[in-house]
RNA sequence: GGCGAGGUCCCGUGCGACGCCGCGCCGCGAACCUGGUCAGGGCCGGAAGGCAGCAGCCAUAAGCGGGACGUGACGGGUGCCGCGGUCAAGCCGCACAUC
Numbered sequence: 001g002g003c004g005a006g007g008u009c010c011c012g013u014g015c016g017a018c019g020c021c022g023c024g025c026c027g028c029g030a031a032c033c034u035g036g037u038c039a040g041g042g043c044c045g046g047a048a049g050g051c052a053g054c055a056g057c058c059a060u061a062a063g064c065g066g067g068a069c070g071u072g073a074c075g076g077g078u079g080c081c082g083c084g085g086u087c088a089a090g091c092c093g094c095a096c097a098u099c
């Protein structure tokens, strides 16, 4: 120097980590304008009973908070990742033969 395929590079496609957000999960959470149960008291009734219902308790709505897990979307100077394609322009190493 030649040639071959490969790596890097480029494109496409997929997978995983990371960041952020949402949802699931757990907790807190309504004087009254949520529900259930409604002491006391109130009302109706001759009575038996019934009615509404404050506080309390329970459950939750909106909302707030939470560490791990699951899940979805978005993101990139993410990954000595997978697959496919292109290039032979540069670099890298390898094989072959020649000088």
Stems, first nucleotide, its partner, number of pairs: 002096001004094001006092003010085005015079002018075002021072004025066004034059004042051003